[in-house]
Predicted 3D model of a 683-nucleotide part of an RNA (large-subunit ribosomal RNA, domain II) from Eubacterium ruminantium. Rfam family: Bacterial large subunit ribosomal RNA. Rfam links the family to the GO terms structural constituent of ribosome and ribosome. Lineage of the source: Bacteria > Bacillati > Bacillota > Eubacteriaceae > Eubacterium.
Context: one part of a larger RNA
RNA sequence: UCCGGCGAGUUGCCAGUAGAGGCGAGGUUAAAUGUUUAAGACAUGGAGCCGAAGUGAAAGCAAGCGUGAUAAGCGCGAACUAGUCCCUAUUGGCAGACCCGAAACCGGGUGAUCUACCCAUGGUCAGGAUGAAGUUGCCGUAAAAGGCAAUGGAGGUCCGAACGCACAUCCGUUGAAAAGGGUGGCGAUGAACUGUGGGUAGGGGAGAAAUUCCAAUCGAACCCGGAGAUAGCUGGUUCUCCUCGAAAUAGCUUUAGGGCUAGCCUCAUGGUUAAGUCUAAUGGAGGUAGAGCACUGAAUAUUUGCGGGGGCGUCAAAGCCUACCAAUGAUUAUCAAACUCCGAAUGCCAUAUAGAUAUACAUGGGAGUCAGACUGCACGAGAUAAGUUGGGUAGUCAAAAGGGAAAGAGCCCAGAUCUACAGCUAAGGUCCCAAAGUACGUGUUAAGUGGAAAAGGAUGUGGGAUUUCGAAGACAACUAGGAUGUUGGCUCAGAAGCAGCCACACAUUCAAAGAGUGCGUAAUAGCUCACUAGUCGAGAGGUCCUGCGCCGAAAAUGUCCGGGGCUAAAACACGACACCGAAGCUUAGGGAUUGCAUUUAUGUAAUCGGUAGAGGAGCAUAGCCGUAGGGACGAAGCGGUACCGAAAGGAGCCGUGGACUUACGGGUAGAGAGAAUGCCGGA
Numbered sequence: 001u002c003c004g005g006c007g008a009g010u011u012g013c014c015a016g017u018a019g020a021g022g023c024g025a026g027g028u029u030a031a032a033u034g035u036u037u038a039a040g041a042c043a044u045g046g047a048g049c050c051g052a053a054g055u056g057a058a059a060g061c062a063a064g065c066g067u068g069a070u071a072a073g074c075g076c077g078a079a080c081u082a083g084u085c086c087c088u089a090u091u092g093g094c095a096g097a098c099c100c101g102a103a104a105c106c107g108g109g110u111g112a113u114c115u116a117c118c119c120a121u122g123g124u125c126a127g128g129a130u131g132a133a134g135u136u137g138c139c140g141u142a143a144a145a146g147g148c149a150a151u152g153g154a155g156g157u158c159c160g161a162a163c164g165c166a167c168a169u170c171c172g173u174u175g176a177a178a179a180g181g182g183u184g185g186c187g188a189u190g191a192a193c194u195g196u197g198g199g200u201a202g203g204g205g206a207g208a209a210a211u212u213c214c215a216a217u218c219g220a221a222c223c224c225g226g227a228g229a230u231a232g233c234u235g236g237u238u239c240u241c242c243u244c245g246a247a248a249u250a251g252c253u254u255u256a257g258g259g260c261u262a263g264c265c266u267c268a269u270g271g272u273u274a275a276g277u278c279u280a281a282u283g284g285a286g287g288u289a290g291a292g293c294a295c296u297g298a299a300u301a302u303u304u305g306c307g308g309g310g311g312c313g314u315c316a317a318a319g320c321c322u323a324c325c326a327a328u329g330a331u332u333a334u335c336a337a338a339c340u341c342c343g344a345a346u347g348c349c350a351u352a353u354a355g356a357u358a359u360a361c362a363u364g365g366g367a368g369u370c371a372g373a374c375u376g377c378a379c380g381a382g383a384u385a386a387g388u389u390g391g392g393u394a395g396u397c398a399a400a401a402g403g404g405a406a407a408g409a410g411c412c413c414a415g416a417u418c419u420a421c422a423g424c425u426a427a428g429g430u431c432c433c434a435a436a437g438u439a440c441g442u443g444u445u446a447a448g449u450g451g452a453a454a455a456g457g458a459u460g461u462g463g464g465a466u467u468u469c470g471a472a473g474a475c476a477a478c479u480a481g482g483a484u485g486u487u488g489g490c491u492c493a494g495a496a497g498c499a500g501c502c503a504c505a506c507a508u509u510c511a512a513a514g515a516g517u518g519c520g521u522a523a524u525a526g527c528u529c530a531c532u533a534g535u536c537g538a539g540a541g542g543u544c545c546u547g548c549g550c551c552g553a554a555a556a557u558g559u560c561c562g563g564g565g566c567u568a569a570a571a572c573a574c575g576a577c578a579c580c581g582a583a584g585c586u587u588a589g590g591g592a593u594u595g596c597a598u599u600u601a602u603g604u605a606a607u608c609g610g611u612a613g614a615g616g617a618g619c620a621u622a623g624c625c626g627u628a629g630g631g632a633c634g635a636a637g638c639g640g641u642a643c644c645g646a647a648a649g650g651a652g653c654c655g656u657g658g659a660c661u662u663a664c665g666g667g668u669a670g671a672g673a674g675a676a677u678g679c680c681g682g683a
Stems, first nucleotide, its partner, number of pairs: 001683006011095009021085003026050003032044005054061002064076004098236002101233001105226006116200009125190001127159003130155001134151006163187003167184005202218001204214003211220001239618006249262005263369002265366006272275001276357005281351004290342001291340002296336003301331003307325002309322004372397006379390003402413003417590004422586003428580003431564003437577001440575005450566001456551002460548010477535005483508003488502003514529001518527002591608008619672001621669002624666007637656005643650002
């Protein structure tokens, strides 16, 4: 990993609701007793329970009662009667209550043969080194002290085996070993090591103290029991078909991944002047978008200048001045979710109106849901970040398959009852992969733009508007001129068109020529421009709007079209015509559900995606009862097989097998397996 078997809403009591049945103003027995039995059944038993009367806290009263001073009013009742017993289904409560699963808690016991410490009694420590005290002798002293030499043999002394330990490293890591092996290391007469016997026990022991040890178990050992502890948590929960079909919200919650009530789903019942929904019409409320500045605030400029600051004023004051600040007013131009003199569109409410449609509501049974996700639109938070977060609104997914978007829960199209090698379309497409136009008309793009991006930049190119110059010759190019007063004045070392400053920016000669456009010089000089003439001979220049392109443009697996490939496109824009294209629609046939008709087995209309979930109808398995059968001329089981049924499933035949078994009706369940890191067995 696979295969086989086992494996999860059960049972008792009480209650609600629905259904079947009995009896019915009544219904019903319980324990027990008797009879008879294989189980059991029948009879007796009316205690008790429910109902037929309520009301009040109660005494109580009673079709009324309570409240109250009340005859009032109000509350609950009667008048307007259906219950009860058993069974079935389903739900709730109490019980382990669908199954498996804790870590833990408590009680009673068993453990110190491991290990910790202690007690008793024994044992062990090769060899070597060092040489304390004391003692003796000599020297020394008044006597001591002291010195020297010997002797001596102390020590949690030294080196180092046994023994003990476990510091480093390598190996081992499904090991040779649930802690070892190799090579080194530390202690090795001591707080040493060790044998045997004994002691201390679980909130307890022991501990040179580490939450360390107490039998491979220790922040509280192990065994059994309470016990099926509890688990708002995770996992699992077994046949089929049919109808409908959610929620991820509100309020409350020691509540937030749990609950309760409501909302939304389903089933049953009910009845009416059809309440519901949509559209139109009509009538309403409102303060959003926008807009505005009349209020509240914000904010700008000019002006007016209350008041203040500063200066002057002989202390004080009056007064005067002020390129300072500045209230209020005026004018101009603005801003606002918590501003409004105004003010839509939608939406909302209503209607004794009209049309369409078929819901809506009430009562009762059963639920599930309380993590929602993305997209569009108008917003808050955030950074006008997020596949972010919070509500609103609509859609889709959730619970929705099909076609498109290369691929894709949430985007676009469209909602799958079944069959079809029939047709038409949607989104999207029509050169090839790949179904359908290498189709048509008119333009654009040259960038492979298309097939990623901004500020910004640019004689890219198309369209439009406007303006200036131009056959009295424009624009470009070439030839020639571009002068004089004058080196304008000032300044300056110099300043001569060209450092800087000044200005009636002058005047003259001119075809034209600035008191000078730039380069240049120390200053001149020099080159050039404006401006003018000639040559040439037809368009040239500027501004604005707009279509499509260009640059800006650097990333990590492989080049941003799905690929090939595409340029009068197979790109882009506009226009018009065909075609392809889905489980959409149609056609042909079959099935089911619901409604309505009736001739009661037909017609007709609508419907038939679906998770949680509600409701309905069935299939299969094993006992039992009844009825009817089969079987050695071969039962069950097993293998094969082209049959039948909408499915679960059911036959027939052949083989195998060798003794039981089937159908129908009823009734009862240890009644259906793929999942639970399920359990047991096998491969």